[in-house]
Context: one part of a larger RNA
RNA sequence: CCCGCCACAAGACGGAAAGACCCCGUGCACCUUUACUACAACUUACCAGUGAAUCGCGGUGCGAUUCGCGCAGAAUAGGUGGGAGGCUUUGAAUCCGGAUUCUUGGGUUCGGAGGAGCCAUCGGUGAGAUACCACCCUAAUCGUUUUGCGGUUCUAACCUACUCCCCUUAUCGGGGAGAGGGACACUAGUUGGUGGGUAGUUUGACUGGGGCGGUCGCCUCCCAAAAUGUAACGGAGGCGCGCGAUGCUUGGCUCAGGCUGUUUGGAAAUCAGCCGCAGAGUGCAAUAGCAUAAGCCAGGUUAACUGCGAGACUUACAAGUCAAGCAGGUGCGAAAGCAGGCUAUAGUGAUCCGGCGGUUCCGCAUGGAAGGGCCGUCGCUCAACGGAUAAAAGGUACGCCGGGGAUAACAGGCUGAUCCAAGCCAAGAGUUCACAUCGACGCUUGGGUUUGGCACCUCGAUGUCGGCUCAUCGCAUCCUGGGGGUGAAGAAGCUCCCAAGGGUUAGGCUGUUCGCCUAUUAAAGCGGUACGUGAGCUGGGUUCAGAACGUCGCGAGACAGUUCGGUCCCUAUCUGUGGUGGG
Repeated sequence: CCCGCCACAAGACGGAAAGACCCCGUGCACCUUUACUACAACUUACCAGUGAAUCGCGGUGCGAUUCGCGCAGAAUAGGUGGGAGGCUUUGAAUCCGGAUUCUUGGGUUCGGAGGAGCCAUCGGUGAGAUACCACCCUAAUCGUUUUGCGGUUCUAACCUACUCCCCUUAUCGGGGAGAGGGACACUAGUUGGUGGGUAGUUUGACUGGGGCGGUCGCCUCCCAAAAUGUAACGGAGGCGCGCGAUGCUUGGCUCAGGCUGUUUGGAAAUCAGCCGCAGAGUGCAAUAGCAUAAGCCAGGUUAACUGCGAGACUUACAAGUCAAGCAGGUGCGAAAGCAGGCUAUAGUGAUCCGGCGGUUCCGCAUGGAAGGGCCGUCGCUCAACGGAUAAAAGGUACGCCGGGGAUAACAGGCUGAUCCAAGCCAAGAGUUCACAUCGACGCUUGGGUUUGGCACCUCGAUGUCGGCUCAUCGCAUCCUGGGGGUGAAGAAGCUCCCAAGGGUUAGGCUGUUCGCCUAUUAAAGCGGUACGUGAGCUGGGUUCAGAACGUCGCGAGACAGUUCGGUCCCUAUCUGUGGUGGG
């Protein structure tokens, strides 16, 4: 060096299972509810199956009888028309009694007595006789018709899990008879409500993982690298309007502030003079503008017009922006001219659907109409603001699927804020004295054991804390060894330098690492090794399914809160290591 055999399991990010954690999908399922929308079910009312009688109370129609008082006026005049006579032995005036009404004066009516009259036309009133007749109004009474509501009663619909008989040797069913209930119950339809009982669904995105928080459209500035444009959960602020004058035009004016002077009067009110490119003002944030003013006044007004629009800017589209000029009519101005809102840039919402006004448009054989088109206008915090629907929240540790190392938790990597170690300066402490020892404020390095940041391999799987076993390395050394300094008398210390050969205990508590405690020891070191080591062991903790408590939630359920319980697979091919044999 080659080939075996026996062992061990450190590696082959070993085998097994298209990761169950995490995220994503306009995926799925099941569960919940004061998510949305339906449906069952329950319920309300009406109507039908559904009839009779009576009482009470309403409505309508018809008939009859009453009813009606301003003042003046015989006096209680409802309206209008006709009308010169009407009523009366078929009982007038008058008297008595009752009823009713009442504006307290009477009216109307019934019964009795009575036995021949009573009233109208006239003067007064807007209107003339209830003298008489007719049609009505207001309110009331009576009768009748019809209709409705309520009560009571009935029986023939309908009901009976009651009794008897029959089919029939039958606790079903049906038929018959009775009894009970009864137009209710019940059933169908329509209607309002209740309705996780059931069903179908929804429950946004961005995001230095996701969730929580924040944000989502528009305007201004910086970032933005001197054209335009330009990202971030970069740094700062605004908007979701206002104004009929705060618009248009013509004419005029000049601000803030300062100094000086000046009654009340002051730092600052009004006034005068001088200086004053703007340090003011501009309806509102910022920027850019503006004194020829776009700032401040006054006069007149409505161009904050209608029909267009050459040409440009911007731009994926859709949108957005500027604009001379033409026609019509208008305002101001002597005129030239200016005026299609406001110094400019925010003050906003596509399409569908629908409303309103107009219209010479279409209008299903024709004429109309219904309906539609066109022009104008209105209705969205559709604010997740290019707006999925008119209409929508949650749980899953019982979960499932498709994917992702495009994205988190372990480990590694990069970084090194944090951490650990060393050094520099030396204010100060150390009685005195910075440096025996300690060392503020700061500065310079190193390490890669902490907590982090990043998200680079791994999600078709790199098993995660602690213990046990077995280790191996570093030295920033715990002991043992050698030295320097000392605020080293000795002893015991403190501190620094060299040094990794060897060593570095046993227990109690806790799952603990750690830590506290007990007893020792020369000492009971700090770290790296996938926080060494689960194809070596364990499985107490964490981190599935069961269950409970506290808390949160209406609930399903949830909790770096607690508690009891809870399957740890692999016969070694290669590398490696130990032993042993052959060539």
The prediction has a mean pLDDT of 84. A computed fold for a 583-nucleotide part of an RNA from an Acidobacteriota bacterium, annotated as large-subunit ribosomal RNA, domain V. The organism belongs to Acidobacteriota, within Bacteria.